[in-house]
RNA sequence: GCCUCUUUAGCUCAGCUGGUAGAGCAGCUCAUUCGUAAUGAGCAGGUCGUGGGUUCAAGUCCCAUGAGAGGCUCCA
Numbered sequence: 001g002c003c004u005c006u007u008u009a010g011c012u013c014a015g016c017u018g019g020u021a022g023a024g025c026a027g028c029u030c031a032u033u034c035g036u037a038a039u040g041a042g043c044a045g046g047u048c049g050u051g052g053g054u055u056c057a058a059g060u061c062c063c064a065u066g067a068g069a070g071g072c073u074c075c076a
Base pairs, nucleotide, nucleotide: 001072002071003070004069005068006067007066010025011024012023013022019056027043028042029041030040031039049065050064051063052062053061
């Protein structure tokens, strides 16, 4: 330098052919229990890396770009 992949909640990850953003864990509340980090119920939590574009509508399609991972080439 080139190619590919990843980027979504605090963490780990889903999200099919564009159509109101989800799960588990963690957190908080309540219940249960002799008691508990265990069990059950509920609540809260996201600019979908960033900036543009297409579209009635974009996490999803297109362009540019940041960060991370892997592979390859050249020079020496």